Transfer RNA from Candidatus Zambryskibacteria bacterium RIFCSPLOWO2_01_FULL_35_19, 73 nucleotides, folded computationally. The organism belongs to Candidatus Zambryskiibacteriota, within Bacteria.
[in-house]
RNA sequence: GUGGUAGUAGCUCAGCUGGUAGAGCGCCGCUCUGUGGAAGCGGAGGUCAUGGGUUCAAGCCCCAUUUACCACC
Numbered sequence: 001g002u003g004g005u006a007g008u009a010g011c012u013c014a015g016c017u018g019g020u021a022g023a024g025c026g027c028c029g030c031u032c033u034g035u036g037g038a039a040g041c042g043g044a045g046g047u048c049a050u051g052g053g054u055u056c057a058a059g060c061c062c063c064a065u066u067u068a069c070c071a072c073c
Base pairs, nucleotide, nucleotide: 001072002071003070004069005068006067007066010025011024012023013022019056027043028042029041030040031039049065050064051063052062053061
């Protein structure tokens, strides 16, 4: 340099054929307990890597850029 895969919550990952983004763990509060843990209930937390485009509507489609990994040269 060329091709491919991946980038979504603090972490690990889902997300259907384009229709207003979720789970587990973690965090915070409450209940319970002599205290803690466990358990139960509730809650906060997201520019969907970045910038454009298409569309009534984009995490998803198109283009460019960027980071990581793999293959080739």
Its mean pLDDT, the model's own confidence on a scale to 100, is 80. Rfam family: tRNA. Rfam classes the family as a transfer RNA.